[in-house]
Context: one part of a larger RNA
RNA sequence: UGACGGGGGCCCGCACAAGCGGUGGAGCAUGUGGUUUAAUUCGACGCAACGCGAAGAACCUUACCAGCCCUUGACAUGGGGAGAGUGGUGACCAGAGAUGGAUUCCUUCAGUUCGGCUGGACGCCACACAGGUGCUGCAUGGCUGUCGUCAGCUCGUGUCGUGAGAUGUUGGGUUAAGUCCCGCAACGAGCGCAACCCUCGUCUUCAGUUGCCAUCAGGUUAAGCUGGGCACUCUGAAGAAACUGCCGGUGACAAGCUGGAGGAAGGUGGGGAUGACGUCAAGUCCUCAUGGCCCUUACGGGCUGGGCUACACACGUGCUACAAUGGCGGUGACAGUGGGUCGCGAAGGGGCAACCUGGAGCUAAUCCCCAAAAACCGUCUCAGUUCGGAUUGCACUCUGCAACUCGAGUGCAUGAAGUCGGAAUCGCUAGUAAUCGCGGAUCAGCAUGCCGCGGUGAAUACGUUCCCGGGCCUUGUACA
Numbered sequence: 001u002g003a004c005g006g007g008g009g010c011c012c013g014c015a016c017a018a019g020c021g022g023u024g025g026a027g028c029a030u031g032u033g034g035u036u037u038a039a040u041u042c043g044a045c046g047c048a049a050c051g052c053g054a055a056g057a058a059c060c061u062u063a064c065c066a067g068c069c070c071u072u073g074a075c076a077u078g079g080g081g082a083g084a085g086u087g088g089u090g091a092c093c094a095g096a097g098a099u100g101g102a103u104u105c106c107u108u109c110a111g112u113u114c115g116g117c118u119g120g121a122c123g124c125c126a127c128a129c130a131g132g133u134g135c136u137g138c139a140u141g142g143c144u145g146u147c148g149u150c151a152g153c154u155c156g157u158g159u160c161g162u163g164a165g166a167u168g169u170u171g172g173g174u175u176a177a178g179u180c181c182c183g184c185a186a187c188g189a190g191c192g193c194a195a196c197c198c199u200c201g202u203c204u205u206c207a208g209u210u211g212c213c214a215u216c217a218g219g220u221u222a223a224g225c226u227g228g229g230c231a232c233u234c235u236g237a238a239g240a241a242a243c244u245g246c247c248g249g250u251g252a253c254a255a256g257c258u259g260g261a262g263g264a265a266g267g268u269g270g271g272g273a274u275g276a277c278g279u280c281a282a283g284u285c286c287u288c289a290u291g292g293c294c295c296u297u298a299c300g301g302g303c304u305g306g307g308c309u310a311c312a313c314a315c316g317u318g319c320u321a322c323a324a325u326g327g328c329g330g331u332g333a334c335a336g337u338g339g340g341u342c343g344c345g346a347a348g349g350g351g352c353a354a355c356c357u358g359g360a361g362c363u364a365a366u367c368c369c370c371a372a373a374a375a376c377c378g379u380c381u382c383a384g385u386u387c388g389g390a391u392u393g394c395a396c397u398c399u400g401c402a403a404c405u406c407g408a409g410u411g412c413a414u415g416a417a418g419u420c421g422g423a424a425u426c427g428c429u430a431g432u433a434a435u436c437g438c439g440g441a442u443c444a445g446c447a448u449g450c451c452g453c454g455g456u457g458a459a460u461a462c463g464u465u466c467c468c469g470g471g472c473c474u475u476g477u478a479c480a
Base pairs, nucleotide, nucleotide: 001480002479003477004476005475007474008473009472010471011470012469013468015464016463019428020427021426022425023424026320027319028318029317030316031315032314033313034311035310042053043052064306065305066304067303068302069301070300073129077128078127080125081124083122087106088105090103092101093100094099109119110118111117131295132294134293135292136291140289141288142284143283144282145280147278152191153190154189155188156187157186158167159166160165171182172181173180197272198271199270200269202240203239204238205237206236207235208234211230212229213228216227217226218225243266246260247259248258249257250256322421326380327379328378329377330376331375338369339368340367343362344361348357349356350355387418392413393412394411395410396409397408398407434456435455436454437453438452439451440450
């Protein structure tokens, strides 16, 4: 000087407390451990691994296993030799295919001194080499997590100290903040904080179609449907607006704190982006790049099939429930984000339904995808039930070369566990929790996951003694 203390003081955070809803019990989904297996590819392991890399494993993916094949190679560059153009398409034979054999039709490179002379593409031979998701993240770059959006981390000069170092950065107040004020052997400065950026909330101006419809006219069963208009809504560009600016109190005449006025908004208005010096030899050699090591008829390459989907068990994360604030039937309100031409697909028709048919319109403020919970009426009356939907049987639908291993969906039948969950444990302070649906990426098909969107919409916070994490000062130390 740090680090640590079941030392002290001050302070903060959904840290506790006060509340609301969960997890832990059940079934299922998913990840992991373990076990099994020819293989169940690999990585990630307290917080900070475990719905993580996976924004989507039937083949492919795919890295794993079995079998069948190839060896200048699926891909790149180079030079040499010899030969021939090449590229596309259809069908035949053998085969699981890769591949091998034979073959039809179409298309026929450039320059040219017309010499197979030069260059380019193709297959062959022999080489240099390619190739490796093989190892090392403890050789690395890059990227990322984490403490933590915590308020800290430092420097120059000066001063003090033999020196390591100290001072500044400590102290008195204050703040979300090393934020600001005052004081002070310090005076200044940098990286952080804040602000500048995006978005939501109010208003104004400009613009007015694909959006809107107050006024006028036409028109309909109905409808901005038509003329017309841009007032309103909205869209999207530019501005205004909030600064403790004003008033009272308080404070040290300060910084500030507190109450009020006005205001759409008030003291950081809400949200986002933004992550200092560093820590964890944290994570990643399987995104990529890369040193070293290793393989080179194989640890490389191609293919078929299988596996990653196994199942005495254990754990994490979720979904659905156990019901009446509910289930079922009927009636029929109200969004926003987004996506759409190899696409979204309306009306109409068929089917109990999944879906099929149909094909309008739309390269989209124009057309389409497109709401649910809520509300109203009826029924059920506390039961393993008209709760719950696992499991299984049968029949289908869709995607796709192909749903056996191993897809999703529909109908009928079946109707399991489960009556609110031990010890323990998690999230959340407001348009939040809870609850309801919708969209998107990936994607042929396949979310209860992920990323977004809107609808309905709470309770509680006395307080900081305690648990956890953190900041500042101080103290002890046989630790560095």
Molecule: small-subunit ribosomal RNA, 3' major domain
Organism: uncultured prokaryote